[in-house]
């Protein structure tokens, strides 16, 4: 010192515009289709053509100083090139100026001539050629470099169509919209610029707000369509925000650059550095989203010639049941239906062949072992061919051969062990498939909608058992379906939510009869697109599947072209049925002016007259003796126009209404002369629009809001009443609203009859009135078809059917709020949402109610007689009391009721003693005996203690059974709750006359009908009549007594005759006739007569009969109602007690007693008490019973027994009544309460707490307020007599007998209650129903509000960064020119200037939203106040 080769910084080429990410912006500068570019570019690839000649100057690196904390950066000095520059050349390119072609008239293609524009090498190999020593300057290979055509594929720019809400955004635009000229780009243009002109958009929704990337698809749906734009795939837009260029084929550029901001970070404070919406992974934030993982093996993609090399693209692991898929958690057999768990009627049933037991399989996962597939290729070595001078070198969809795996401890396959290691979630009232039992007690929870829970919850909790999916099950959010619930397909608008209050018209929409042309719509064919994936299909590949891959079909659309012409359109020519004009006739409250008219009412004057008028339910305010009302006469002034006068006219609606004149509008009817579709509707727009209001001016008689005043009322700011002021009238002007309605939009055409009325024409007669037939118009009733949920509707449509228009889409909130908008104003138009509810709504049915309406019924009222309410007692009840004062029953229909008998008992309460398998059942079971009695102590008794006594039957002699006693167990017992868990029985509606069913028949149905209608009737009785025909439970009838008569029998009943006998007596023989008795039959059925009556039922009268019209009375109570009453007659489910809520016993309560009310009773007296005498019944009752006569007692009673189980004896006397005495109006000779005494009776016992007699007392009461109850005939009234429970009795009660025995009513007007019919209804728990406001609490969202905070937006003004551009460039500058140079041109440049220019500032406005003292009103909310507004005639419609 060369030379290979790594590495590193550098020049230089090429990528950094690909390919990952993300959707903030964007409603179009986007993104889809379909197009144009003749107005454009295009690096890398590919074809093709042509060419690559000569020079030059430089700077990186590096070296050397200078600087800074650092990022840096600045200066000397050297070099290179495929950096750069300059010149030649020019197939050809670009400008200019000719020519011809040829079009879509912009151009496009051809061809002369000018001027004018490139370029670079680099390399392996060799030595044929050239120079020549090796070698390269030579050849040769292959790259690469320049110029220009082409292609391919990517891209820019333009066009039409499509592409979300909002009109509570209607006007929007100055570069704005066109032109001339420039400039600028790759390209076209206002893309910029000077100038001209004044256009441009826009109800087919501009403009402003809001939202949002867009599409292929996705999901959903039958389709139409709705909802979505995650992953895959195109497009786009963005890269910290925000501007802005520069490089380059491509940006205005994610991981380049420059300025400005916000943030973070370094700093020496002087400066500087960054951008994860690349992959991971970190923090926030939230309910929630993952590994700081391997590898470039594979595809790919970028440089290279390649070998490689980079690549968080990508190919793989990891993490999450996050989602598809596909597989296991085991199979077979096993009944004594095991054990246990649930239930449970205590039998059982279920879990359940489920488990154990046996026999068996082997997925997964475990264990050991082995092994494929992704891999082909580049590359290398060889081989052959080409190319070349070559055997080098290069090359070849060419042959062999070698070499590459992140995953990967994963797939797969052999073997091994082993039932092993592998099931949950929901939910079970209904929808909806699947039920039970315990807890709970409207708590506690549950709910998708209906809704469950307040002692028996298949709804909550849990448990069993079931039902569904199953590694997944439920919940929550979202979308689309069911939803014809926005309705193209496919709805509606009389009354459900919806017809514009009514015209005229603008713009749209729609539009007669004919003939040509055109071919927009419309059709039909082809051709082009319709990217790929996706959806279907039909093969394929992983073990299936899910995935993946081929091929096909499909993509329902767009285009372009050809072709068709009936319709629609367009365009042109007739026509005349629509529309319109003319002629000739017509009716009318149609509208505007002007003018005249009577009646009334009020006032004014004058006159008669003299105590009232007025008003009202009924009064008063009011007016009048200063003369009213009434009346007569005159006068003023305003308003409105009686009869006519009518579902009768007109008018577009609002609306017109004496009677002339004058101006108009419109209809009709006939001719059939003109025009020739000239039409219908109509968004918006204009106009007309009842009252009431407002406003300027008049005017004001009545009426009359507000207002005073009287009344009414609990109040009355109302209803009624005196009074009155605006207004009601006019005139010029607002307001613009109604239940402005037929709740019915307008036009057109069609589609059964009758029937009425108004205006007109035609026939019919000879005419003319009447009639008759017809026809156009208008204005009503009925009604077929139809149509409608029904109700209705129906040529005047709500039917069939075209056109346009307006309008609805649960109910409150709401016609509110808030913008705008019109008004003077009062207000109008336009018109939300938050929040809340499950409804609100419309017909219709059945019912119930009505201070609706017919019609009938009842002791309902009215006529009557007698009570209750006052009086004192009795009695049942509430209160209160109490140790208890047992319980129950509550308006009629609880209250003399259960209770037909509380002194002990009863008995259920208290208080105290006692008792525990039990006073009572039945089964076990342990000892032991007959029970029974009898004794003793105690003790209130109950009971405790204790003693004494004693079996029976059967036998195989062992013993067993019966009885009683006793231990212990199972168990009894409960008048303990719940009648609102029940049964069973009862009351009450009501003895009212209803309730219902089958068939049929009508109605979509609920339902109707039948049952309603006309007559009767006690009665849905009974008859006519009838889409009804029949039946059933009620009512009637059949039973029972009662009133006449017969028959049959005749004691204990009866006595006419005969006889007998007493003081009398049916006492006796004797009869059975009467009378009674009890069996049985007859009788009454509107059968008969007469009227009425529909020839009916039926009423009325009438004979006859004891009875007459269901004779009288009873028993008999339909469908149901009252959660009606009773767990306290008794049954009974569930609860709850168990040495007590059970059992036993004393005593005491249930009977207390300030006070209320119910229902008797007894009075108050002379129709009466008191005393004497005299009569006449029915019905029962009697044996632990009724009890005669007799005797005692003053009576209750006693004391004795005859009779008598009773047509026999007895209770028992009936009492009022009748005959005579007395008593005289009185707190009595009335009335008997309350009390003293003294007797009797029952009964173990009459103090709490019993009857009854007598003697005494002798109270209140002299007919009853308010209301109120019962009776219609042998009934009320009165009398009294009997039973039943029951020793006895508080019984004056209750059941039943008979005595004597009336008075009204023949009416339905009113209260009560009822049965049919009808009618309203906002009721259905059904009028003790619903239900308004207001007021006061909570509690929610919402308007408004002095303001106060915060976004967004754009507009003016000022600053002015970077940066392009364009002037400037005295300063710099190697390349090229001139010139020896020096220095000069040419050209570029730094700096500066200026247009523009972002962030910034400052102003005023616009929008949005949070918050805001304090108004406001709505919605909820459990039982608050005050009224009572509506719903019925709601009580004033």
């Nucleotide at each position: 010192a060369c030379g290979g080769u790594g590495u590193u910084a550098g020049u230089g080429g090429c990528g950094g515009a690909c390919g990952g990410g993300u959707g903030a912006g964007u409603a179009a500068u986007g993104c889809a289709u379909a197009g144009a570019u003749a107005a454009c570019c295009u690096a890398c690839c590919c074809u093709u053509g042509a060419g690559a000649u000569g020079g030059g100057g430089a700077u990186a690196a590096c070296u050397c100083c200078c600087u800074g904390a650092a990022a840096g950066g600045g200066g000397g000095g050297c070099u290179a090139a495929u950096a750069c520059c300059c010149a030649a050349u020019a197939u050809c390119g670009u400008u200019c100026c000719g020519g011809g072609u040829u079009c879509a008239c912009g151009g496009a293609c051809c061809u002369g001539g000018a001027a004018u524009g490139a370029a670079a090498g680099a390399u392996a190999g060799c030595c044929u050629c050239u120079g020549a020593u090796u070698u390269a300057a030579g050849c040769c290979u292959u790259c690469g470099c320049u110029c220009a055509a082409g292609g391919a594929g990517g891209g820019g720019u333009c066009u039409a169509u499509g592409u979300c809400c909002u009109a509570u955004u209607a006007g929007c635009u100055u570069g704005u919209u066109g032109g001339u000229g420039g400039g600028g780009u790759a390209a076209c243009g206002g893309c910029c610029c000077a100038c001209c002109a004044a256009g441009g958009c826009u109800g087919c929704g501009a403009u402003g707000g809001g939202u949002a990337g867009c599409c292929g698809a996705c999901c959903u749906g039958a389709g139409a369509g709705g909802g979505u734009g995650a992953c895959c795939g195109g497009c786009c837009a963005c890269a910290c925000u925000g501007g802005g260029a520069c490089u380059g084929a491509g940006a205005c550029a994610c991981u380049g650059c420059c300025c400005a901001g916000a943030c973070u970070c370094c700093u020496a404070c002087g400066g500087g550095a960054g951008g994860c919406u690349g992959c991971a992974g970190u923090c926030g934030a939230g309910a929630a989203u993952c590994u700081u993982c391997c590898g470039c093996a594979a595809u790919g993609c970028g440089c290279g010639a390649a070998a490689g090399c980079g690549u968080g693209a990508c190919g793989g692991a990891g993490c999450g049941a996050c989602g598809c898929c596909g597989c296991g958690u085991g199979g077979g057999u096993g009944a004594u239906g095991a054990a246990g768990g649930c239930c449970u009627u205590c039998g059982g049933g279920u879990u359940g062949u489920a488990a154990a037991g046996c026999c068996c399989u082997g997925u997964c996962a475990c264990c050991u072992a082995c092994u494929a597939a992704g891999a082909a290729a580049c590359g290398c070595g060889g081989g052959u061919g080409g190319u070349a001078a070559a055997u080098a070198g290069c090359u070849a969809u060419c042959c062999c051969g070698c070499u590459u795996g992140a995953c990967a401890a994963a797939g797969g396959u052999a073997g091994g062990a082993a039932a092993g290691g592998a099931a949950g979630c929901a939910c079970c009232g209904g929808c909806u498939a699947a039920a039970u039992a315990c807890g709970u007690g409207c708590c506690a929870g549950c709910a998708g909608c209906c809704g469950c829970g307040g002692u028996a919850a298949u709804a909550c909790g849990u448990a069993u058992g079931g039902u569904g999916c199953g590694a997944a099950c439920g919940u929550u959010g979202c979308u689309c379906g069911g939803a014809u619930u926005c309705a193209c397909u496919g709805g509606g608008c009389a009354u459900a939510a919806a017809g514009g209050g009514c015209g005229c018209g603008u713009a749209g929409g729609c539009g007669g009869u004919u003939g040509g042309g055109c071919a927009a719509g419309u059709c039909c064919a082809a051709c082009g697109u319709g990217a790929a994936a996706u959806c279907c299909c039909u093969c394929a590949g992983c073990u299936c599947a899910a995935c993946u891959g081929a091929g096909g079909a499909a993509c329902u659309g767009c285009g372009u072209c050809g072709g068709a012409u009936a319709c629609u359109g367009c365009u042109u020519g007739a026509c005349u049925a629509g529309a319109g004009u003319g002629c000739a006739g017509g009716a009318g409250g149609g509208g505007a002016g002007a003018g005249c008219g009577g009646a009334a009412u009020u006032c004014c004057u004058g006159g008669u007259g003299g105590a009232g008028c007025g008003g009202u339910g009924a009064a008063a305010u009011g007016c009048g003796u200063a003369g009213a009302u009434a009346u007569c006469a005159g006068g003023a002034g305003g308003a409105a126009c009686g009869c006519c006068g009518g579902u009768g006219g007109c008018g577009a609606a609002a609306g017109c209404g004496g009677c002339u004149c004058c101006c108009u509008g419109g209809c009709c009817u006939g001719c059939a002369a003109c025009u020739g579709a000239c039409g219908c509707u109509g968004a918006g727009g204009c106009g007309c629009g009842a009252a009431a209001g407002c406003a300027a001016g008049g005017g004001g008689a009545g009426c009359g809001a507000a207002c005073g005043g009287g009344a009414u009322u609990a109040g009355a700011u109302a209803c009624c009443c005196c009074g009155g002021u605006a207004g009601u009238c006019c005139u010029a002007g607002c307001c613009c609203u109604a239940a402005a309605c037929g709740a019915u939009g307008g036009g057109c055409a069609c589609u059964a009859a009758g029937u009425a009325g108004a205006g007109g024409g035609a026939g019919u007669u000879c005419c003319g009135a009447u009639g008759c037939u017809u026809u156009c118009u208008c204005u009503g009733c009925u009604g077929a078809a139809g149509c409608u949920a029904a109700u209705g509707u129906g040529c005047u449509u709500a039917g069939u059917g075209c056109c346009c228009c307006g309008c609805c889409u649960g109910g409150g909130g709401a016609g509110u709020a808030u913008g705008c908008u019109c008004g003077c104003a009062a207000g109008g138009g336009u018109g939300a949402a938050a929040c809340u509810c499950a409804a609100a709504g419309g017909a219709a049915u059945u019912g119930a109610c009505g201070g609706g309406g017919g019609c009938u019924c009842a002791c309902a009222c009215a006529a009557g007689c007698g009570g209750u309410g006052g009086a004192g007692c009795a009695u049942g009840u509430u209160g209160u009391u109490c140790a208890a004062u047992u319980c129950g029953a509550a308006a009629c229909a609880a209250c003399g009721c259960g209770a037909a008998g509380a002194a002990c008992c009863u008995u259920a309460c208290c208080u105290g003693g006692g008792u525990u398998u039990g006073a009572c059942a039945u089964g076990c079971u342990u000892g032991g005996g007959a029970c029974c009695g009898c004794c003793u102590a105690u003790g209130a008794a109950a009971g405790u203690a204790g003693g004494u006594u004693u079996c029976c039957u059967c036998u195989u002699c062992g013993g067993a059974g019966g009885c009683c006693c006793u231990u212990g167990c199972a168990c009894a017992g409960g008048u303990g709750u719940u009648g609102c868990a029940u049964g069973g029985c009862u009351g009450u509606c009501g003895u009212c006359a209803g309730c219902u069913c089958g068939u049929g028949u009508c109605g979509u149905g609920a339902g109707a009908u039948g049952u309603c209608g006309g007559g009767u009737u006690a009665a849905g009785u009974c008859c006519c009549a009838u889409a009804a025909c029949g039946a059933g439970c009620g009512a009637a009838a059949c039973c029972c007594u009662u009133g006449u008569c017969c028959u049959u029998a005749g004691u204990u009943g009866c006595c006419a005759g005969c006889g007998g006998g007493u003081c009398a007596a049916g006492c006796c023989g004797g009869g059975c006739a009467c009378u009674u008795u009890a069996a049985g039959g007859a009788g009454a059925c509107u059968g008969c007569c007469g009227g009425u009556g529909u020839u009916a039922a039926a009423c009325c009268g009438g004979a006859g009969g004891a009875a007459g019209g269901u004779g009288g009375g009873g028993a008999c109570g339909a469908c149901g109602u009252c959660a009606a009453g009773u767990c306290a007659u008794c049954a009974u489910g569930g609860c709850c007690u168990u040495u007590a809520u059970g059992c036993c016993c004393a005593g005491g309560g249930c009977g207390a007693c300030a006070a209320a009310c119910g229902u008797g009773c007894u009075a108050c007296a002379a129709u009466g008490g008191u005393c004497g005498g005299u009569a006449c019944a029915a019905a029962g009752g009697g044996a632990a019973g009724c009890u005669a006569g007799g005797c005692c007692g003053a009576a209750a009673g006693g004391u004795g027994g005859c009779g008598c189980a009773a047509a026999c004896c007895c209770c028992a006397a009936a009492a009022a009544a009748c005959c005579g005495a007395u008593c005289u109006a009185a707190g009595u000779c009335c009335g008997g309460a309350u009390u003293g005494g003294g007797g009797g009776c029952u009964g173990c016992a009459a103090c709490u707490c019993g009857c009854c007699c007598c003697c005494a007392u002798g109270a209140a009461g002299u007919u009853g307020g308010a209301a109120u109850c019962g009776c219609u005939a042998g009934u009320a009234a009165u009398c009294g007599c009997g039973g039943a429970u029951c020793a006895g009795c508080c019984a004056c009660a209750c059941c039943g007998c008979g005595g004597u025995g009336a008075a009204u009513g023949u009416g339905u007007u009113c209260c009560u209650g009822a049965g049919c019919c009808u009618u309203g209804u906002a009721c259905a728990c059904a009028c003790c129903g619903c239900c308004c406001g207001u007021c006061a609490a909570g509690c929610c969202a919402c308007c408004c509000a002095a303001g106060c905070a915060g976004g967004g937006g754009g507009g003016a003004c000022c600053c002015g960064a970077a940066a392009u551009c364009g002037c400037u460039g005295c300063c710099c500058c190697a390349a090229c020119c001139c010139g020896a140079a020096a220095g000069g041109g040419a050209g570029g440049g730094a700096g500066g200037c200026g247009c523009u220019g972002a962030a910034g500032g400052u102003c005023a406005c616009u929008u949005c939203u949070g918050u805001g003292a304090g108004g406001g009103g709505g919605a909820c909310u459990a039982a608050g106040u005050c009224g009572u507004a509506a719903c019925a005639a709601g009580g004033u419609a």